[in-house]
RNA sequence: GGGGCUUCUCGGAUGAUCGCCGGUGCCUUAGGGCGCGGGAGGAAAGUCCGGGCAUCAUAGAGAAGGGUGGUCGGUAACGCCGACCGGGGGUAACCCUAGGGAAAGUGCCACAGAAAAUACUCCGCCUGUACUCGUACAGGUAAGGUUGAAAUGGUGAGGUAAGAGCUCACCGGGGGCUUGGUGACAAGUCCCGCAUGGUAAACCCCACCCGAUGCAAGGCGAACAGGGGGCGAGCUUCGGCUCAGGAGUUUCUCGCUCCGAGACCCCCGGGUUGCCGCUAGAGCCUCGUGGCAACACAAGGCCUAGAUGAAUGAUCAUCACCGUUUCGGCGGUACAGAACCCGGCUUAGAGAGAAGCCCCACUU
Numbered sequence: 001g002g003g004g005c006u007u008c009u010c011g012g013a014u015g016a017u018c019g020c021c022g023g024u025g026c027c028u029u030a031g032g033g034c035g036c037g038g039g040a041g042g043a044a045a046g047u048c049c050g051g052g053c054a055u056c057a058u059a060g061a062g063a064a065g066g067g068u069g070g071u072c073g074g075u076a077a078c079g080c081c082g083a084c085c086g087g088g089g090g091u092a093a094c095c096c097u098a099g100g101g102a103a104a105g106u107g108c109c110a111c112a113g114a115a116a117a118u119a120c121u122c123c124g125c126c127u128g129u130a131c132u133c134g135u136a137c138a139g140g141u142a143a144g145g146u147u148g149a150a151a152u153g154g155u156g157a158g159g160u161a162a163g164a165g166c167u168c169a170c171c172g173g174g175g176g177c178u179u180g181g182u183g184a185c186a187a188g189u190c191c192c193g194c195a196u197g198g199u200a201a202a203c204c205c206c207a208c209c210c211g212a213u214g215c216a217a218g219g220c221g222a223a224c225a226g227g228g229g230g231c232g233a234g235c236u237u238c239g240g241c242u243c244a245g246g247a248g249u250u251u252c253u254c255g256c257u258c259c260g261a262g263a264c265c266c267c268c269g270g271g272u273u274g275c276c277g278c279u280a281g282a283g284c285c286u287c288g289u290g291g292c293a294a295c296a297c298a299a300g301g302c303c304u305a306g307a308u309g310a311a312u313g314a315u316c317a318u319c320a321c322c323g324u325u326u327c328g329g330c331g332g333u334a335c336a337g338a339a340c341c342c343g344g345c346u347u348a349g350a351g352a353g354a355a356g357c358c359c360c361a362c363u364u
Base pairs, nucleotide, nucleotide: 001360002359003358004357005356006355007354008353009352010351012319013318014317015316016315017314018313020039021038023036024035025034026033027032041335045346046345048344049343050342051341052340053214054213055212056211065210066209067208068207069206070084071083072082073081074080085099086097087096088095089094100205101204105203106202107199108198109197121142122145123144124141125140126139127138128137129136130135131134153171154170155169156168157167158166172194173192174191175190176189177188178187179186180185218276219275220274221273222272226268227267228266229265230264231262232243233242234241235240245259246258247257248256249255283302284301285300286299288297289296290295320333321332322331323330324329
């Protein structure tokens, strides 16, 4: 100097004017007025996972159903994250990986091909027999050809009629032992010529996890229409009185007050509406300690939207960047818009910047 990998930050700025939604102070003949301060995101999105919270259900265990799937950690939890192991890609930094079980059973493997699984000879090779002498038949053979995503371990040598783990060496595979590691696993060594392809995001088996519904949860109150129920006993001179009942009065008792066929009281479930739930939280920032890391802990500081026919906007000026230009200007500034709250994942996305690392070339 060129090319690349990973991670992170920002994602127009400032001011003025006019509005909108909360908060708060003062004033106010209650309607409001004046002032101060706050007001979208990294994804607020998809609603795909996990949790908090709420109501209902729930002894325990099992079945059914759903999910997850290398190991060890992190976490409130996860299907997320970190480190590592195995496999694959890249010269490398680094990236991808649902990665348990296929000798428990069942199913499937299109087309092509002889054959797609306790099978199998289409071509070829070898041996034998026959004869019309280059063909037929019988047998051997998986080394060669052909098809395919995949063809019964691979390469080489020996061996053979031709061949074949038939035999041997190395590689691959299976089993045992030893060593290292918390572990997945790795390394070494010995044995076995090595009978049974692939597919489990096919059924299935194994291990582990999972109660249901979601803030339209749920709580308090109000009015409205509907359904069901209650108003008793005794005396009476018909005005009332007593007992029982209901409501209120400080939780209870006593006492007191009121109601007692009324615009009465109680219960039921339904929609409407107001308030709460509602935003101080697994919160954010800085620094330190432990840890490879995810993350945890400690100290100090900060308060940072809360709408519901659903606020968060518009205009102007100056500047920044990009495009264009007839040099006067003109146009543009991505994706996108909170709805109970968090942790993730995924998807969308113009542009600007930072840090670390790798490779190549050159120079010293």
RNAcentral holds the sequence, with entries from ENA and Rfam. Bacterial RNase P class A from Allomicrovenator marinus, 364 nucleotides, folded computationally. Its Rfam family is "Bacterial RNase P class A". From the family's description: Ribonuclease P (RNase P) is a ubiquitous endoribonuclease, found in archaea, bacteria and eukarya as well as chloroplasts and mitochondria. The gene name in the source record is rnpB.